[in-house]
Context: one part of a larger RNA
RNA sequence: CUGGGCGUAAAGCGCACGUAGGCGGCCUGACACGUCCCCGGUGAAAUCGCCCGGCUUAACCGGGCGGGGUCUGGGGAUACGGUGGGGCUGGAGGCAGUCAGAGGGUGGUGGAAUUCCCGGUGUAGUGGUGAAAUGCGUAGAGCUCGGGAGGAACACCAGUGGGGCAGCCGGCCACCUGGGACUGACCUGACGCUGUGGUGCGACAGCGUGGGGAGCGAACCGAAUUAGAUACUCGGGUAGUCCACGCCGUAAACGAUGUUGGCUCGGCGUUUGGAGGGUAACCAGUCCCUUUAAGUGCCUUAGCGCACGCGAUAAGCCAACCGCCUGGGGACUACGAGCGCAAGCUUAAAACUC
Numbered sequence: 001c002u003g004g005g006c007g008u009a010a011a012g013c014g015c016a017c018g019u020a021g022g023c024g025g026c027c028u029g030a031c032a033c034g035u036c037c038c039c040g041g042u043g044a045a046a047u048c049g050c051c052c053g054g055c056u057u058a059a060c061c062g063g064g065c066g067g068g069g070u071c072u073g074g075g076g077a078u079a080c081g082g083u084g085g086g087g088c089u090g091g092a093g094g095c096a097g098u099c100a101g102a103g104g105g106u107g108g109u110g111g112a113a114u115u116c117c118c119g120g121u122g123u124a125g126u127g128g129u130g131a132a133a134u135g136c137g138u139a140g141a142g143c144u145c146g147g148g149a150g151g152a153a154c155a156c157c158a159g160u161g162g163g164g165c166a167g168c169c170g171g172c173c174a175c176c177u178g179g180g181a182c183u184g185a186c187c188u189g190a191c192g193c194u195g196u197g198g199u200g201c202g203a204c205a206g207c208g209u210g211g212g213g214a215g216c217g218a219a220c221c222g223a224a225u226u227a228g229a230u231a232c233u234c235g236g237g238u239a240g241u242c243c244a245c246g247c248c249g250u251a252a253a254c255g256a257u258g259u260u261g262g263c264u265c266g267g268c269g270u271u272u273g274g275a276g277g278g279u280a281a282c283c284a285g286u287c288c289c290u291u292u293a294a295g296u297g298c299c300u301u302a303g304c305g306c307a308c309g310c311g312a313u314a315a316g317c318c319a320a321c322c323g324c325c326u327g328g329g330g331a332c333u334a335c336g337a338g339c340g341c342a343a344g345c346u347u348a349a350a351a352c353u354c
Base pairs, nucleotide, nucleotide: 003326004325005324006323007308008307012322014201015200016199017198021194022193023192025088026087027086028085030083031082033081034080035077036076037075038074039073040072041071048066049065050064051063052062053061054060091191092188093187094186095184096183097182098181099180103177104176105175106174107173108172109171110154115149116148117147118146119145120144125136126135162169163168206247207246208245209244210243211242215241216240220236221235222234223233258321259320260319261318262317263316266299267298268297269296270295271294272293273292274291275290276289277288278287303310304309327354328353329352336347337346338345339344
C1' cells in the first nucleotide's frame, strides 16, 4: 500500500457551520507539470529467471544470456488530469411576484380544571382498595353555591397533518426574526460538493445564584400485602418539575439507515404551491377533474437482501467526500490527557479468560 463491510449480525459522529485536504459542469484554443512513446546514459558485485558446466547427487559453486524499480539527457504525442487565457448556462447563488407553517425570541392576554383561603347552606361521614388501613372530618369535613389567591398546562380543532439541521415545536394577540416551496427565466457566471482538526447548537436528568411553587412527585415517613417487601397498591411528602442567568453535553439523541448529486416500472392516499377545464355564486370563498413542482404516507415491478424486508423518501444502479467496524468477556473499564463547580463526559488499553 492492499480486502470485505456498517437498517436488525461488530460498525453512520446527536445535528449543523466550516479550516486544511480530497473531488469538481459545457465549449474553445495555449503550455506540456502529471500521463504516454522513442533514443542515449545510469541501474557495482552478490541476489532473481533461463541455459550450460564443476563437486558421485543436492545444497553450494563457476560461466553465458536476460530481467529489474528509480533517476537522468535528448526527441516526440496532447485524449484525459493540471496550469493559466477566452466564452457558455443546465450546477450554485441572486432578483421579482406569490404561498403554507406548533420554525425561533420577547411582551401581553383568555377560558376550563386542580389546590388553597373567605363566606353561605348543611350534617356525619369522607377518602381509598382486590379487601382494607393509615389520612381527612362535630374545632363542622365530604357534597353544594358565591367570592378571592396562585402556579402550571393549553381539551375540542388534531390528521399515517404541518414546521425545524438535529434536539424539538401546539390556547389567543402583537412585535422582532430564521429557513423553505412554487412561478417567472430578468441578473452573476462554476462562485460547487464533502469536510481530519475546530467552532456552535444540542431532550431529560443533574449542578450554581436568585426567584417561584398549584398539581405532580425521586428521597423520605406512614398504611397495607408478604415468610420477608428497603417493591408493586394506598395516605402523606422534600428536592425537582416552572422563570432568569450561567454550567453540564449525555440518550433506544432511532428511519437503530452520514452528506451531496445523477439514473431506474407502476398503483392508491394526503399537505402546500403553479397551469388548464368544470361546478357554484351578488362578491369573496368552496367543491370536482386533468397536469406539474416540492413534501409526507401505504402497496408494488425490476433489482437488491441470509432472511426479515427495502423498493424514485432505496437497503436498486453509479459518483464524490467524511465517519466507523475487524470474535465474546475483561471494558461505554484502568492509567494518562483534555474538559467540568461537582456529578461526570470525551479519548481509550492490557494482563487474564472462553
Notes: The part of an RNA shown here (small-subunit ribosomal RNA, central domain) has 354 nucleotides and comes from an uncultured bacterium. Rfam family: Bacterial small subunit ribosomal RNA.